[in-house]
Context: one part of a larger RNA
Molecule: small-subunit ribosomal RNA, central domain
Organism: Anaerolineae bacterium
RNA sequence: CUGGGCGUAAAGCGCUUGUAGGCGGCUUCGUAAGUUGGGCGUGAAAACUUUGGGCUUAACCCAAAGACGCCGUCCAAUACUGCGAGGCUAGAGGAUGUCAGAGGGAGGUGGAAUUCCCGGUGUAGCGGUGAAAUGUGCAGAUAUCGGGAGGAACACCCGUGGCGAAGGCGGCCUCCUGGGGCACUCCUGACGCUGAGAAGCGAAAGCUAGGGGAGCAAACAGGAUUAGAUACCCUGGUAGUCCUAGCCGUAAACGAUGGAUGCUAGGUGUUGGCCGAAAUCAAUCGGUCAGUGCCGAAGCUAACGCGUUAAGCAUCCCGCCUGGGAAGUACGGCCGCAAGGUUAAAACUC
Numbered sequence: 001c002u003g004g005g006c007g008u009a010a011a012g013c014g015c016u017u018g019u020a021g022g023c024g025g026c027u028u029c030g031u032a033a034g035u036u037g038g039g040c041g042u043g044a045a046a047a048c049u050u051u052g053g054g055c056u057u058a059a060c061c062c063a064a065a066g067a068c069g070c071c072g073u074c075c076a077a078u079a080c081u082g083c084g085a086g087g088c089u090a091g092a093g094g095a096u097g098u099c100a101g102a103g104g105g106a107g108g109u110g111g112a113a114u115u116c117c118c119g120g121u122g123u124a125g126c127g128g129u130g131a132a133a134u135g136u137g138c139a140g141a142u143a144u145c146g147g148g149a150g151g152a153a154c155a156c157c158c159g160u161g162g163c164g165a166a167g168g169c170g171g172c173c174u175c176c177u178g179g180g181g182c183a184c185u186c187c188u189g190a191c192g193c194u195g196a197g198a199a200g201c202g203a204a205a206g207c208u209a210g211g212g213g214a215g216c217a218a219a220c221a222g223g224a225u226u227a228g229a230u231a232c233c234c235u236g237g238u239a240g241u242c243c244u245a246g247c248c249g250u251a252a253a254c255g256a257u258g259g260a261u262g263c264u265a266g267g268u269g270u271u272g273g274c275c276g277a278a279a280u281c282a283a284u285c286g287g288u289c290a291g292u293g294c295c296g297a298a299g300c301u302a303a304c305g306c307g308u309u310a311a312g313c314a315u316c317c318c319g320c321c322u323g324g325g326a327a328g329u330a331c332g333g334c335c336g337c338a339a340g341g342u343u344a345a346a347a348c349u350c
Base pairs, nucleotide, nucleotide: 004321005320006319007304008303012318014201015200016199017198021194022193023192025088026087027086028085029084030083031082033081034080035077036076037075038074039073040072041071048066049065050064051063052062053061054060091191092188093187094186096183097182098181099180103177104176105175106174107173108172109171110154115149116148117147118146119145120144121143125136126135162169163168206247207246208245209244210243211242215241216240220236221235222234223233258317259316260315261314262313263312266295267294268293269292270291271290272289273288274287275286276285277284299306300305323350324349325348332343333342334341335340
């Protein structure tokens, strides 16, 4: 060097874009760098192998022959790879038509509910619990009716339904905007795949500044419970939760399953499109492409399970693992306002 692995045993970067690099469709001609064959050169001696010989043997020593990764050069070969030139359309991209969608951003707007305020009716409780109490109420509460304020979230529809790379996205309307499916096969002609670094995005909590604050609610206070109760339960309640701008960069960021491509039985739901049959429409049936579920052939797996959405069979590229603890810690570097993040050991110990 080769050789093993990564759903749950250690191990897939949270996700994407993309630089270098690695890898790369069909075909013709050329070239001959890689590759293959041969010649020549080189490959010091010792050592090594074989044979023979010398010390009484052996180790040891001597001689001859062989061998010596690699390298240089010349000639030749041209299947594959590379390089140069040309062609192609099955990959990729574009055009045209059409479709679905909580994809993103901004602005506007609606109703229900909670709370608070004002007014009416009305009177002694209300609230809360396992039971209570704190709390609240004759200064008129709770209940009920009318009016108003304000903030946050959008019941039903809602669906192993949809969209997005992931995080994530759900009232309605308008504007701006990204991606995707299908049909036709019209155009370009390998323009592709992956991606060390890098850059961007990235739930919640947290941080900075300025707003906002209905409900909920860390901390905190009180009431209970209890041996105690720094809790679970109850009454309150501040940060926060919301908005704008900027940080943070982490999660059981999970399918605990990196991306791309091809191949390998089916059955049954569901979403979007297209074609066909029948049909007044809707529905229904058959086919097909793309998505999303369940069950399962072969196969795989330690088992569980996976099984055309693979964890099957293969190729390419990246990331990662190498006994447990110490430790995702110390030190150092980088980043951050901080909190901390990231990179990442060792002694020692079992």